[in-house]
RNA sequence: CCCACGAAACGGCAAACCAUCGGAAACGAUGGGACGCAAAACCACCGGCCUACGGCGAUGAGCUAGGGCAGCGGCGUUACCGAA
Repeated sequence: CCCACGAAACGGCAAACCAUCGGAAACGAUGGGACGCAAAACCACCGGCCUACGGCGAUGAGCUAGGGCAGCGGCGUUACCGAA
């Protein structure tokens, strides 16, 4: 110095919920707030999950992603510290 790993330390992020705004919804953004997280940083390529404006269906049941989820998992990229 690098890889693996994750004791300690400096810090970091921010679930649920609430308010406001956007959205058909899922959900997202901002502020508050902390359940947790060693990649809970980025990425929608793969799997999975959520929603159904619109389309199909008979005006029904329902089906469907052009919409979402990275704090569901995998892949990939980058990164602080340095005990065993």
Predicted 3D model of an 84-nucleotide RNA (c-di-GMP-I riboswitch aptamer) from Magnetovibrio sp. Its Rfam family is "c-di-GMP-I riboswitch aptamer". About the family: GEMM was predicted in a large-scale screen for bacterial structured RNA regulatory elements. NCBI's taxonomy places the organism under Bacteria, Pseudomonadati, Rhodospirillales, Magnetovibrionaceae, Magnetovibrio.